This is a predicted structure of a 1450-nucleotide RNA (small-subunit ribosomal RNA) from a metagenome.
RNA sequence: UGAGCGUGAGGGGAGUAAUCCCUGAAAGCGGCGAACGGGUGAGUAACACGUAAAUAAUCUGCCUCUAAAUUUGGGAUAACCCUGCCAACGCGGGGCUAAUACCGGAUGUGAUCAUUGUUUCGCAUGAGAUGGUGAUUAAAGGUGGCGUAAGCUAUCGUUUAGAGAUGAGUUUGCGGCCCAUUAGCUAGUUGGUGAGGUAAAAGCUUACCAAGGCAGUUAUGGGUAGCCGACCUGAGAGGGUGAUCGGCCACAUUGGGACUGAGAUACGGCCCAGACUCCUACGGGAGGCAGCAGUAGGGAAUUUUGCGCAAUGGACGAAAGUCUGACGCAGCAACUCCGCGUGAUGGAUGAAGGUCUUCGGAUUGUAAACAUCUGUUGAUAGGGACGAAACUAUUGUGUGUGAAUAAUGCAUAGUAUUGACGGUACCUGUUGAGGAAGCCCCGGCUAACUACGUGCCAGCAGCCGCGUAAUACGUAGGGGGCAAGCGUUGUUCGGAAUCACUGGGCGUAAAGGGAGUGUAGGUGGUUUUGUAAGUUGGAUGUGAAAUAUGGCGGCUUAACCGUCAGGGUGCAUACAAUACUGCAUGACUUGAGUUUUGGAGGGGAAGAUGGAAUUCCUGGAGUAGCGGUGGAAUGCGUAGAUAUCAGGAAGAACACCCAAAGCGAAGGCAGUCUUCUGGCCAAAAACUGACACUGAGACUCGAAAGUCAGGGGAGCAAACAGGAUUAGAUACCCUGGUAGUCCUGACUGUAAACGAUGGAUACUAGUUGUUGGAGUUGUCAAAGCUUCAGUGACGCAGCAAACGCGAUAAGUAUCCCGCCUGGGGAGUACGCUCGCAAGAGUGAAACUCAAAGGAAUUGACGGGGGCCCGCACAAGCGGUGGAGCAUGUGCUUUAAUUCGAUGCAACGCGAAGAACCUUACCUGGUCUUGACAUGGGAAUGUAAGUCGGCAGAGACGCUGACCCUUUCGCAAGAAACAUUCCACACAGGUGCUGCAUGGUUGUCGUCAGCUCGUGUCGUGAGAUGUUGGGUUAAGUCCCGCAACGAGCGCAACCCUCGUCCUUAGUUGCCAGCACGUAAAGGUGGGAACUCUAGGGAUACUGCCUGGAAUAACCAGGAGGAAGGUGGGGAUGACGUCAAAUCAUCAUGGCUCUUACGACCAGGGCUAGACACGUGCUACAAUGGAUAGAACAAAGGGGAGCAAGACUGCGAAGUUUAGCGAAUCCACAAAACUAUCCUCAGUUCGGAUUGAAGUCUGCAAUUCGACUUCAUGAAGCUGGAAUCGCUAGUAAUCGUGGAUCAGCACGCCACGGUGAAUACGUUCCCGGGCCUUGUACACACCGCCCGUCAAGCCAUGAAAGACGGUAGUACCCAAAGCCGUUGCUCUAACCCGCAAGGGAGGACAAUGUCUAAGGUAAGAUCGUUGAUUGGGGCUAAGUCGUAACAAGGUA
Repeated sequence: UGAGCGUGAGGGGAGUAAUCCCUGAAAGCGGCGAACGGGUGAGUAACACGUAAAUAAUCUGCCUCUAAAUUUGGGAUAACCCUGCCAACGCGGGGCUAAUACCGGAUGUGAUCAUUGUUUCGCAUGAGAUGGUGAUUAAAGGUGGCGUAAGCUAUCGUUUAGAGAUGAGUUUGCGGCCCAUUAGCUAGUUGGUGAGGUAAAAGCUUACCAAGGCAGUUAUGGGUAGCCGACCUGAGAGGGUGAUCGGCCACAUUGGGACUGAGAUACGGCCCAGACUCCUACGGGAGGCAGCAGUAGGGAAUUUUGCGCAAUGGACGAAAGUCUGACGCAGCAACUCCGCGUGAUGGAUGAAGGUCUUCGGAUUGUAAACAUCUGUUGAUAGGGACGAAACUAUUGUGUGUGAAUAAUGCAUAGUAUUGACGGUACCUGUUGAGGAAGCCCCGGCUAACUACGUGCCAGCAGCCGCGUAAUACGUAGGGGGCAAGCGUUGUUCGGAAUCACUGGGCGUAAAGGGAGUGUAGGUGGUUUUGUAAGUUGGAUGUGAAAUAUGGCGGCUUAACCGUCAGGGUGCAUACAAUACUGCAUGACUUGAGUUUUGGAGGGGAAGAUGGAAUUCCUGGAGUAGCGGUGGAAUGCGUAGAUAUCAGGAAGAACACCCAAAGCGAAGGCAGUCUUCUGGCCAAAAACUGACACUGAGACUCGAAAGUCAGGGGAGCAAACAGGAUUAGAUACCCUGGUAGUCCUGACUGUAAACGAUGGAUACUAGUUGUUGGAGUUGUCAAAGCUUCAGUGACGCAGCAAACGCGAUAAGUAUCCCGCCUGGGGAGUACGCUCGCAAGAGUGAAACUCAAAGGAAUUGACGGGGGCCCGCACAAGCGGUGGAGCAUGUGCUUUAAUUCGAUGCAACGCGAAGAACCUUACCUGGUCUUGACAUGGGAAUGUAAGUCGGCAGAGACGCUGACCCUUUCGCAAGAAACAUUCCACACAGGUGCUGCAUGGUUGUCGUCAGCUCGUGUCGUGAGAUGUUGGGUUAAGUCCCGCAACGAGCGCAACCCUCGUCCUUAGUUGCCAGCACGUAAAGGUGGGAACUCUAGGGAUACUGCCUGGAAUAACCAGGAGGAAGGUGGGGAUGACGUCAAAUCAUCAUGGCUCUUACGACCAGGGCUAGACACGUGCUACAAUGGAUAGAACAAAGGGGAGCAAGACUGCGAAGUUUAGCGAAUCCACAAAACUAUCCUCAGUUCGGAUUGAAGUCUGCAAUUCGACUUCAUGAAGCUGGAAUCGCUAGUAAUCGUGGAUCAGCACGCCACGGUGAAUACGUUCCCGGGCCUUGUACACACCGCCCGUCAAGCCAUGAAAGACGGUAGUACCCAAAGCCGUUGCUCUAACCCGCAAGGGAGGACAAUGUCUAAGGUAAGAUCGUUGAUUGGGGCUAAGUCGUAACAAGGUA
C1' cells in the first nucleotide's frame, strides 16, 4: 500500500421493518522498501585507500527511450469457523475461501544455443553487424469512460528483447609508517592440462604433471595504524594530524554460517556456538543503543528521556496521504569564530581617602564629585515579516491519445489549502547613566616600581636564578598587557641550518673503517650515426564537491552564505624537439695497461755463516770482601767470591755505518752471504683501445699481550718471595725469580693500529734541504740549469672557532665509500654471530644532569725553569724555650669573673695606669618625661642656691635655718632667667648587625710596581706600550723596538744629625784685659771659642784613570767634615684579606621604653688543677759586696718641682731657700781606683712567709706602692724548636716623660760604654720580572678519584610462577552449503479406465569442509620472583690520595 486479494469489528445515514447506502479499526494473503538513510573506527600495512588505467572477463530493481506482446487453463492456502496441547514463546488436527500468490498449455517480435554464409573492426585471445536452417524460451491483472451486450478505449501494471543512465563486482601501474637485536620465505606454494564453480577472469576449487615463485630496489616476521579530500604550522621545502563537512573501506555483543533478494553474507532479519543479562510452573524461553534522547560506570572532561515533518531529502502509494530522532528548529556549555555595550562632553580647590616621602611635596588624577547630554543594549508596551513554492483539489485555456462533446496525459492561468522555529528577526513608544569588568603580569629575556611583612623560613621559578634594607616570596599603592574574557597545564609546528633535498659536518669540539684485494651498486675521457628511456615543449583527458586564494554580491557590519574566476605543482594519452645523460653503433688516444733498456732499496720467504757482549762450566793466579742504594739491608763470599788470565758451552740480539735517509697497503722491516720472489722509478719507441675510479656484503693481511701442541731458554722479566721506605706501602728503590720473550704449527683480530687527517682525479705564488733516475751546460772536476718520482722545513693567496694547514692542503672542484648528532648511564644489558678460553663484533633503554667539550686570553698556583732582592739563609753576637716573679691570653670556675682583639697582621693588644669612681658585669635597694636636650601649659619669685638636724648602707625621704634675681615701665604689667608640677611629642641604650656603612687602622710593603689616552695587531677575551740587551736601591737610566706620550708610585722637595760661614749674645760661654774667692764666669767687661736658634753654603759621579756599546753605568783615585740615596725620620701607588673597629666618634636598619634607660651601696673585672705568649731578675768571679772619686742628653715642674737644715737604720716626716725655670729642683749608672769574697746553692740568687712600719687617698680586707728586721724557694746557662741584630748597630748601663691622689719589670723618649761577622746565594722563608704547564678562577687552605657505610630511584640476572599472542599436529564437531542414499511423506505436471507408478519436492540418515572447544610439544611477548649484579642521585660520614704543576714514580 484497499487503484493486487478475501474477510470485516465498529460507527453514521435512510427506512415501520426486512433491508439498503456510506465509512472503516485490527489481523491475514500478496507487492515494494527494509542492502538507503543514521552510528562507530575494533580490525586492517591490504588493491584497504589515493590517483591513473583495464573489463574483448561482468551484473544492475526502481527510472528513461525503442520494438513486440499481455493468450488459454488448473489445483491449493492463510485469514475465518470448530477443536486439542502449553507457564510462556508457541505448536497441532478438521473444515471453507480469494488474488497482480502458485502451477501447466499456446504463440515467438525477439533472445539463447547449434550449424552454415557475408561483412566491419581490433592490442593477442577475439568483438560487432547482417542472412539461411533447426531446437529451446514469456505474461497478471487493476482502475476510469462509452456501450443492453459483444466489444472499443485511456491509464497504471505485467512479459520478451535491445539501448541508455545509475549503482556495483573484478584486475593492473604508481604512491603514502617503524624495526635487520626479524635474512631467508613458500606446498595450492609457482606454472600447465582436464573437470567443477561464479554475474564474471583466476589455484577460486579439485585430480594429475612439472619444480617452480618471492627476497638486500628489504621478502618473511614483529610493532603500530582505518585511508583520502583536507586541517594546524612553516618564507618555502618540510613537519605534525586525520575532530566537524565530504568520498571510500571495515564493523554492528564475540566467532561461524547460509537463506531471501536486482543488490546482504544483512546494526534495529534468520540458524548455530561462546560470554553476559532477564523471565520461568525448571520442562523451556527472551535479548543485543558503535541510531536519537537518556541511565550507570570509568574519567581531567563532553549536552535535552525537547518541538516539528513547515522546509530539504528518502520509502511506499494512481493520489489524498502515511512513515522518517535523516533533517529543520529550539534547550544546555564563553567550547570556538564574529560583532556590540558597560557611556559622551565639560570639570582644579589639582577635594577627601589611599600610597610614597628628602616632610618641601609627589602620585592616584579630569579620575571622582558637580554640570550638560545621548539612549546602543537591557526592561516594559504595541506592531510584525522573509523562509510558501509546489504536490493536490477545483474552474478555465491550449495540446496529445482516442470514434468520442467520456476518460485521461502534458503545458499554462485563476481560486483554495500548508510555519516547528515564534512571546522570533525587525520597527515604534516609554524608562533611565540608570542593570552590565575582569584576568594576568611588572629581576633579565619582556612592555611595566615603590612601601610594608617574611628572613635559604614560608614560598617563587619557562631558563638564568630570588629569599636580612627582596623592584624575583606574600600584601598594598602605582604601572603595563589583553579584554567578556584572562591566565595555567597538556599537545603540535616554528624559531632548530639542532637529521642540513632546499640547507650541516668528521686534524684538536661527536665523527675516517687498522690496511688492502675485489663482487653488486654508484660514477666515468674524445668523437660519428641512430634511437627517444630520462629531459624539454605545447595539446587532450582527468585531478568530485566542500576547503584555501582573488573579484563581485546578500544578511545594518562581521563571522556566515551565494556566485564567478584562477590555481590544483599529479597521473594518463598521442604528437613534437634532440643540447645533455642513457641505450645501440663505428672510430680515436691523452686515462689505464703491455713490451724493451737501465736503476735504487732494513720489501718478503728459505738456507748458510760471523764477531763483540752477557751468563754458565773447567783450570791457573790471587785475598777479604763483593754487590747494591738517597742511605741501607736482603743476596754472594774463607767450602776462596768480586776483580784477573786461558779454554769451553749456550741462547738471544746485531754497536759504529744510522741520516726530519730507504722500502712496504698497513702492521712493520737492519750483522754478512746465497737462492727464490712481490712492488716501485726513469728514458725512449711500439702495441691494446676506456680495458677506468670507488666499493655495501665477501675474502686476505694485521704490533704487543694472550691461548693450544711440540721444542728452546743466555739475558730481561708480569706473578711470587725477601730487604728497605712509610702512619700504612699488597707501590715507587734493591736482591732474587716463574710464565713469557725465541723457533715450528694453529688460534686470537685488537691498539693513542696516529698524520688522531678514507681513496681517486684535476687546478691553484714562491724559497730552501735531501733520496732515486734522465737530459743539458761545464776546464768533463766541482758545480749550475731543466725535468720525473719520493721525502722534510718555511711561506703567498685561500681556508679555519682558534691553534694552525698551506702543491705530501685542513685551498678550489667532481665521484664513490665509512662515520657523527648534548654529558652520564655505556661500548654496558639483552639477543645474535665468531672464538678452546680470554674475549671480539653488532649494540639499546629506563633513569639522571644543565651542562660535558674545543681553542685561545688574563690571573693565580707548581715538591717547573731562568734572572734578581731582603738579617731570608749562611758567618757572627745576644736572647726565648728550663727556674722564680710580673703581665696578657686560653681553658676552667663563678652571682659576676663586662666587652672587643685570635696565624704571620690577637695574646705588657683597646687599657698613656680596675681599691671607690672608672665600669660597660653581678647582687640588693630605688626613679619613670626620666641623669642629659628642645617644644607647650600652669605655678612660684621665701625662687635657685648654701648650711644644718633626723631615719637610712646610700640613693633618697622628712625637717629647719640663711637667702627676696635681672631689664623695661609712673603703675598695672611685660620680657628674660631659675625651679617645681602636668600632659604629650620625645629623651636614653657600651643593646644587635663591622657581612648594610662613613671615618680610622693593620697587612702584603717603602715591595717597584699599578694604569690611562691615541695609534697598531687580534672575530673576540685581550695584546702592544710595561717585553728584549745592559744597568740601578728603584718601571733608576741608556740603547733597541708599532709604538708615541702621560698619570699614580720611585727619586727629589720637608724635619733632624754631621762641616763651614753669617746674624744675635741671656739665664749660656770666658781666649785676651781687670777685680775677686777656701773654691767657684763670682764680678767688671768681652763676642773670640763652646753653645743656643734664625739665615745661608756644601756633594753634583763635578774632576782623573780604567772597564762597558763613544751610552746608561760600574771599579779605583784625588780633593773634601761628608762620596756616590752621607746617617736617621716623616712620606705607604692600583689593590688584596666581606682583615679590625657599631665599645672613640658618626650612622642606615632592627630592637627595649615603670626598662636592655637612670641613681645608689657592696661585690666582680685581681678567681686557679692547668696551657701558651711577652717581659723582668737570675743562675755568678768579664761577678757580688764595701769604700773612694769622674763624665751626659733629653724631658718635667704651681693643689707643682723642691735645695739646705733637723728627726728617723729606712721608707719618710717637720721646716722653707730657690724656681712658672738655658737662671731653681733631680747622687746619672756602667766605666775607673782600692779592699774582701775564691767556685760553694755561696757574701750568687732573691721568690715566699712572719713581724713592724711609711706614704697617697673618704677608704688600702677582698685589692696599692714603698721601708726595716727576719725568712732565704726554684735556679749552676736551659730538649725539640725558635727570635732580634750589619755600626755608633747588637750587647750593656743608667736617666727622663705621658697616664696618674697613689700604683710600671709595660710603653714612649734620652744619652754613656761599645763589639763580632757577611766566603757566598746551594738550601729554608718572603718578594719582583720573564717564561712554561694546568682539569685551578672562592684561584693549591684549589680541584678531584675509588672502595666502604646510610637513604632513595630505575634497571639486568635468577630456581621458578602467572598470563597474552601467532602458528603446527591430533581429537571432537554445532549450524550450514554442496554431494550421496532412502523403512517415510507428498494437491498441480506426465503415464494409466482405476489402483498405482514416474518426475519434482519435503524430511531423515550419512560424507567432505568447518566455528567454538580439547590435547601435545615448542615459539614469542609481558607481569611477577627469595636472592644477586652493577648504575644513578643524595650541604657538611669512613679510609686513603689515583688524576690536574715534572701532581711529587710524566
The prediction has a mean pLDDT of 83.